[in-house]
RNA sequence: CAGCAUCGCUAGGGGUCCUGCCCCCGGCGUCCGUCGCAAGGGCUACCCCAGUGUAGUCCGUCGAGACGGGCGGCGGGAUGCGGGUGAGAAAUACCCUUGGAACCUGACCCGGAUAAUACCGGCGUAGGGAAGCGUCAACUGCCCUCA
Numbered sequence: 001c002a003g004c005a006u007c008g009c010u011a012g013g014g015g016u017c018c019u020g021c022c023c024c025c026g027g028c029g030u031c032c033g034u035c036g037c038a039a040g041g042g043c044u045a046c047c048c049c050a051g052u053g054u055a056g057u058c059c060g061u062c063g064a065g066a067c068g069g070g071c072g073g074c075g076g077g078a079u080g081c082g083g084g085u086g087a088g089a090a091a092u093a094c095c096c097u098u099g100g101a102a103c104c105u106g107a108c109c110c111g112g113a114u115a116a117u118a119c120c121g122g123c124g125u126a127g128g129g130a131a132g133c134g135u136c137a138a139c140u141g142c143c144c145u146c147a
Stems, first nucleotide, its partner, number of pairs: 001141003007134004011097004016091001017084005023077004028072008037063001040059007047051001103128003109122004
């Protein structure tokens, strides 16, 4: 002097699932409340005794419906509080950056386990995937000087 662990700076890359409760939304079932109701028909009254008439009332209606609310279970959202795995499951954190299993694809994959899951293993010597600078102990290599 160079190489390298490490560390730092800058820049970049990456993932966020499963599950219980709470909350929100949607539709379904059921119950309650309010509202209002057709065709058609019955009865009563009325009249220029006439009509496919008018008015009232009842049936139709223990019904179909609209709106609101309660409850139940289903699906979705949100991520507030827990549980599972994990470095990380929304932190400003964590991990990774070519010596690259961080992460993505294959993949709604295969096997196993689990309350469940991208939980574990396989796939995987597969295909992709984001870098520069500085520092640089020990060690190694090269060069120089002195004895």